[in-house]
RNA sequence: GGGCGAUUGGCUCAGCGGAAGAGCGCCACGUUCACACCGUGGAGGUCGCUGGUUCGAACCCAGCAUCGCCCACCA
Numbered sequence: 001g002g003g004c005g006a007u008u009g010g011c012u013c014a015g016c017g018g019a020a021g022a023g024c025g026c027c028a029c030g031u032u033c034a035c036a037c038c039g040u041g042g043a044g045g046u047c048g049c050u051g052g053u054u055c056g057a058a059c060c061c062a063g064c065a066u067c068g069c070c071c072a073c074c075a
Base pairs, nucleotide, nucleotide: 001071002070003069004068005067006066007065010024011023012022013021018055026042027041028040029039030038048064049063050062051061052060
């Protein structure tokens, strides 16, 4: 330098154009002498960034950034 993949709550991931959800974690309450388990409820995300397309974008397009893999080049 070229190619491919990934980027979404604290963590691991889903979501494939009609607008964000799950599990775990966290908080409160119930339960317990207490802790754990279990049950109920809740908080938490401008979907990596900037533009574009569209009536409408996490999703499509372009550029950039970070991480990973492969190839090439130099030494």